[in-house]
Molecule: transfer RNA
Organism: Lachnospiraceae bacterium
RNA sequence: GGGCUAUUAGUUCAGCUGGGAGAACGCCAGGUUCGCAAUCUGGAGGUCAGGGGUUCGAAUCCCCUAUGGUCCA
Numbered sequence: 001g002g003g004c005u006a007u008u009a010g011u012u013c014a015g016c017u018g019g020g021a022g023a024a025c026g027c028c029a030g031g032u033u034c035g036c037a038a039u040c041u042g043g044a045g046g047u048c049a050g051g052g053g054u055u056c057g058a059a060u061c062c063c064c065u066a067u068g069g070u071c072c073a
Base pairs, nucleotide, nucleotide: 001072002071003070004069005068006067007066010025011024012023013022019056027043028042029041030040031039049065050064051063052062053061
């Protein structure tokens, strides 16, 4: 320098074919307990890495950039 791949909640990750942003764990509150743990119920938490484009509509398609991984030179 070039190819491929990943980037979504605090963490680990789903999101299939463009239309509702989600799960588990964690966090907060409440129930249960003498108290804790466990368990049950409810809740908060997201510029979907950044920018631009296509489209009625983009996490999803296209281009550029950034960072990590990997392969080639």